[in-house]
RNA sequence: AGAGUUUGAUCCUGGCUCAGAUUGAACGCUGGCGGUAUGUAUAAUACAUGCAAGUCGAGCGACCCACUUCGGUGGGGAGCGGCGAACGGGUGAGUAACACGUUGGAACCUGCCCCGAACUCAGGGAUAACAUCUAGAAAUAGAUGCUAAUACCGGAUGGUCCCGCAAGGGUAAAGAUUUAUCGGUUCGGGAGGGUCCUGCGGCCUAUCAGCUUGUUGGUGUGGUAACGGCGCACCAAGGCUAUGACGGGUAGCUGGUCUGAGAGGAUGAUCAGCCACAAUGGGACUGAGACACGGCCCAUACUCCUACGGGAGGCAGCAGUAAAGAAUCUUUCGCAAUGGGGGAAACCCUGACGAAGCAAUACCGCGUGAUUGAUGAAGGCCGAAAGGUCGUAAAGAUCUUUUCUGAGGGAAUAAUUCUGAAGGUACCUCAGGAAUAAGCACCGGCUAACUCCGUGCCAGCAGCCGCGGUAAUACGGAGGGUGCAAGCGUUAUCCGGAAUCAUUGGGCGUAAAGCGUCCGCAGGUGGUUCGUUAAGUUGAAUAUUAAAUCUUGAAGCCCAACUUCAAAUCAGUGUUCAAAACUGGCGAGCUAGAGCAUUUCUGAGGUACAUGGAAUUCUGUGUGUAGGGGUAAAAUCCGUAGAUACACAGAGGAACACCAAAAGCGAAGGCAGUGUACUGGGAAAUUGCUGACACUCAUGGACGAAAGCGUGGGGAGCGAACAGGAUUAGAUACCCUGGUAGUCCACGCCGUAAACGAUGGAUACUAGUUGUUGGAGGACUCGACCCCUUCAGUGACGUCGCUAACGCAUUAAGUAUCCCGCCUGGGGAGUACGGUCGCAAGAUUAAAACUCAAAGGAAUAGACGGGGACCCACACAAGCGGUGGAGCAUCUGGCUUAAUUCGAUAAUGAGCGAGGAACCUUACCUAGGCUUGACAUCCCGAGAAUCUUCCGGAAACGGAGGAGUGCCUCUGGAACUCGGUGACAGGUGCUGCAUGGUCGUCGUCAGCUCGUGCCUUGAGGUGUUCGGUUAAGUCCGUAAACGAGCGCAACCCAUAUUCUGUGUUGAAUUUUUCACAGAAGACUGCCGAUUCCAAAUCGGAGGAAGGUAUGGAUGACGUCAGAUCAGCAUGGCCCUUAUGCCUAGGGCUGCACAGGUGCUACAAUGGUCGGUACAGAAGGUUGCAAUGUCGUAAGACGGAGCCAAUCCCUAAAACCGAUCUCAGUUCGGAUUGAGGGCUGCAAUUCGCCCUCAUGAAGUUGGAAUCGCUAGUAAACGCGCAUCAGCAAUGGCGCGUUGAAUAUGUUCCUGGGUCUUGUACUCACCGCCCGUCACACUAUGAAAGGUGGGGGCGCCCGAAGUACCCUUAGCUAUUGGCGGGGUCCUAAGGUGAAACCACUGAUUGGAGUGAAGUCGUAACAAGGUAACCGU
Repeated sequence: AGAGUUUGAUCCUGGCUCAGAUUGAACGCUGGCGGUAUGUAUAAUACAUGCAAGUCGAGCGACCCACUUCGGUGGGGAGCGGCGAACGGGUGAGUAACACGUUGGAACCUGCCCCGAACUCAGGGAUAACAUCUAGAAAUAGAUGCUAAUACCGGAUGGUCCCGCAAGGGUAAAGAUUUAUCGGUUCGGGAGGGUCCUGCGGCCUAUCAGCUUGUUGGUGUGGUAACGGCGCACCAAGGCUAUGACGGGUAGCUGGUCUGAGAGGAUGAUCAGCCACAAUGGGACUGAGACACGGCCCAUACUCCUACGGGAGGCAGCAGUAAAGAAUCUUUCGCAAUGGGGGAAACCCUGACGAAGCAAUACCGCGUGAUUGAUGAAGGCCGAAAGGUCGUAAAGAUCUUUUCUGAGGGAAUAAUUCUGAAGGUACCUCAGGAAUAAGCACCGGCUAACUCCGUGCCAGCAGCCGCGGUAAUACGGAGGGUGCAAGCGUUAUCCGGAAUCAUUGGGCGUAAAGCGUCCGCAGGUGGUUCGUUAAGUUGAAUAUUAAAUCUUGAAGCCCAACUUCAAAUCAGUGUUCAAAACUGGCGAGCUAGAGCAUUUCUGAGGUACAUGGAAUUCUGUGUGUAGGGGUAAAAUCCGUAGAUACACAGAGGAACACCAAAAGCGAAGGCAGUGUACUGGGAAAUUGCUGACACUCAUGGACGAAAGCGUGGGGAGCGAACAGGAUUAGAUACCCUGGUAGUCCACGCCGUAAACGAUGGAUACUAGUUGUUGGAGGACUCGACCCCUUCAGUGACGUCGCUAACGCAUUAAGUAUCCCGCCUGGGGAGUACGGUCGCAAGAUUAAAACUCAAAGGAAUAGACGGGGACCCACACAAGCGGUGGAGCAUCUGGCUUAAUUCGAUAAUGAGCGAGGAACCUUACCUAGGCUUGACAUCCCGAGAAUCUUCCGGAAACGGAGGAGUGCCUCUGGAACUCGGUGACAGGUGCUGCAUGGUCGUCGUCAGCUCGUGCCUUGAGGUGUUCGGUUAAGUCCGUAAACGAGCGCAACCCAUAUUCUGUGUUGAAUUUUUCACAGAAGACUGCCGAUUCCAAAUCGGAGGAAGGUAUGGAUGACGUCAGAUCAGCAUGGCCCUUAUGCCUAGGGCUGCACAGGUGCUACAAUGGUCGGUACAGAAGGUUGCAAUGUCGUAAGACGGAGCCAAUCCCUAAAACCGAUCUCAGUUCGGAUUGAGGGCUGCAAUUCGCCCUCAUGAAGUUGGAAUCGCUAGUAAACGCGCAUCAGCAAUGGCGCGUUGAAUAUGUUCCUGGGUCUUGUACUCACCGCCCGUCACACUAUGAAAGGUGGGGGCGCCCGAAGUACCCUUAGCUAUUGGCGGGGUCCUAAGGUGAAACCACUGAUUGGAGUGAAGUCGUAACAAGGUAACCGU
């Protein structure tokens, strides 16, 4: 100090999350020792038991015990009396307050202590204890009798005491023990303590705005230690409040603690200061001090005892118990130390305190061994099978003993006599033996640390982003590693990071954020000069700011934590002194701000009244006839009862063409025919006047479009709602025909708009250029215009500067100052509740629960658009021929089946893999068999190999024989066969979404990139755009680019022309046809025109060929997780007497149906018959096969020739004749019957061919759709591969005959470039909205219900202070006790009203959820531009 996370990527805004530190913590796993701290945060809930406040015999009397020398001595507990019990200890409920902190003060009190002064005389009457009696269960109470005091009382004296102006009056005491003290009384002072007052400071809430009647003040009186409405009587009507009264919520305050660089933020355990409280509420008594934790009285609740009549109690003291809770300890030891109470003292008491115990709760320290040790052991894990790693780690060897165990010694803590709980502890010495001692979390990024196995969107993980759907470094386990370590993780809290509330230190054009606009009180701020003051400000001195803590330096525990000492520190507050620059106050001036006056000017500025013409509509009259109107097209509608159209006349309402403009005016909203009246503002110029009078503005006030509301008018046109017609799947819309409110006027409400410049107001400063409106001056002119200067407005561009960028830029979003308003993630929500306003609609103010990790701004690259511009392509158009209808062939889907093996499935599958399934192929099915295997390598044993016969069987296979003895470098080996063993073979099993390779497609489209430079914060851009041109990113020109690469083109092959060479089998010989080989030729080279002097285009010449000559090969970066694990290869997974291998038979050919691709046709441009011609390119020795013979033919016999320019195979359309004559035919040939031929082991499932017979559908094909631009389409035949044969009508080639059309780019499809919009980036097959349905969650309303706290009224009213009465009781008699009453009052009862919380049938919307329903509102011109208000 930062990091992750919005995006395809970028910058910004902005939230969420993490890394750090912390704790009175808890939980999980684990756990050796010591020191020092800390330990009910929850129920201020209830408490069993023990202890926590007593002491004094030197105040007193009586009694008891022991001893006794009988004189007395010592001790004890109860009582009277004194002091203490108001301290110490606990807790934080209450309290928002003079409670606390800090500062200053006074009208006061003060036991014990200290100092000073004075005194301490002489008396009196009681009472407890005790004794006796009585009542009671007890607690306790009562009666009678006796007695003492430092208990109580009166008298005397007395001052510097008290009262009083004075005179004068009043008020005190106590003794004890002993020879020196301790006491007692009064007064004065001190110290320490307490009481009261006061300035300032520190929480939330305005959805709490008004509060207050002893209230505010005065006079008098009472009361108090004392001031005071503290109480009372009377008088006055005040007092507090936006600088937040009053109310509500929460809370003990502080020194400090945690965090932070600091400023701050959070907090208030332990320690210390103050306050408050003691079961709850009230009250007083005693006392120096209390309204009293371990005192009293009363009331209430609860608990306990009881003989039912009555009584007792208060752990928020120390331990401890129960309960609550995630959670917090021993019913320990001691008064040895420190401190406290009593006492003359000894001493007693002290759960204060000193110690120990428990808890890894925290901090600190130590240890769990050290050195050596490579066969790098075994074992685990990984592995390219070599090895690597755990790892010097272990074992082994040597050494040490901190800890541990045992034994012995043994403190300080007490300065200064006695006294040691802790404690036989710390510590020291000796002995023993590596012995007693390591875990936890993590390893995808943030964040240090990686592999294997298992699992398969399951189980699970997760702080955020996110992992998991068969190769998971993210789940679980293992190995390894990383981090910390007697701990480690998790959870929770607070601060930090967060500049994410911003004083230090943020923002508001578009990200959240400028009030719709103006006026303006309070408030804040304020020009210039002089003087003065000293409030702010600055400095100095001084007082205070407790100690502890923090910091620094030392010291003490072995170190550290810890403790001690010293120093430093500080903001704040008070007092005194000083300064006078700045701010403020006061006084006196100034004129630059502001205002007033004068002159001139502009303008849709406002209000009222009057008035004008054009147009629409309606009415009347006339002319006139069949339509009009409306739309993309129509219809509803109007019209023969005369419309529309035209003319004239009239009525009525609303709005004001041209001028008109980036123009003008106004605070904004807004303002437009013309005239008049009234009226506001602004500008310029000149001089004069006032003299800071100014700026801004919370609350407040005024104005404020449209829609809407109320009352009354008005109503032509337009026109929500509504009706009808269309459109549509629907159409409650868009379009059309009508049409009511409304729009208009007057008056009154409403108070909102995307009320926008999305930009608050004021002032000053900071380059310019160019329009325009209003004024002034100059120059010029006859007068103007033009021109120059200047002020005020309103526009465009632009420098500096600013900005995330876009952009802004003297009209700032620049540089500064002042004031106001507003913002703090998205949604929920501008919503709910409450308040205010409103007739209502609603407006305004304005949350929370819950939910998400984003939401958002600007710009970039793409993609897309029912956006734009340009261009191309058999893309369309123009043509020719097809498909879709029929029959058949073939492929596919589907169905069927034991199996119909598998793959391909938009374009880019479907005569595709397959260039040829009867067996084989073959992967499928059924059946029969084999198990180191049909095939490969290694090892062992045997045998030559090989050929052959028979039996069983469908075959595989099994069984039985026969022939045969090979080669070489010869105990053996090589090849081969058989048998055996285990390593292994084998798999067309899965994954093309793990892959290689190959291929399809966009597309033979013209694109795709790089280096350097330049521009941008950056993604990125530029180059590659633009102007021309091209088939082309082809070329030229321009240009912050200059170059280059992959593509284009060219180079390659074939064909067309010519030449040269050679020529076997070629033509009959030759220039030559032909074959092979090599070369030439074409390059916009030449001419003209156009263009920019370019590139290039058009035309022409020459030429076999002309502008790429034609055809082929050639396929950029990439896209489609495109296809293929079944061609091959290959990772992983799976099978291993089977998912492998062999065999026979079957299937892949199955058929209601659907689709694709083809063939043949439907006929006369034809069919049939006869005759006559003309190719090219291939192939041929298990092959092609001639002549010949036989057969109607397929074919058979036979075999010349040919290993091929030699032999074989060699056309059909065409042409010439004849016939058929428009028909289901002499068209068409499916289907079927019979008979043959060929191949092959085999032709049934399931081949091809021939002959005869049969002769189906079909008469040119709906919507739709395909190919083709020239030797092309169309038509015609020929050949080849595969192949025994063939289902070939397929595929690939070859030639023969040989057209039509293109005006063109509007449209359809696809593509390219530029531009524009975008909420898309899985990229429009995108994104996304709302209702409804279902589930869950939180929340609002609600008849009501329950509870709570605090007021108010009334009733009742204990104890108690004060006061009053007291005839009858007692007494020590101006009185007191007792009794009665009054006032006040706690608790209780009751009533009305308000508030808060919880709950509530039902109900409202909201949020979330995997693939639900209906539509398609938004994003592109989103298909009706979108949005705001109503």

Small-subunit ribosomal RNA from an uncultured bacterium, 1430 nucleotides, folded computationally.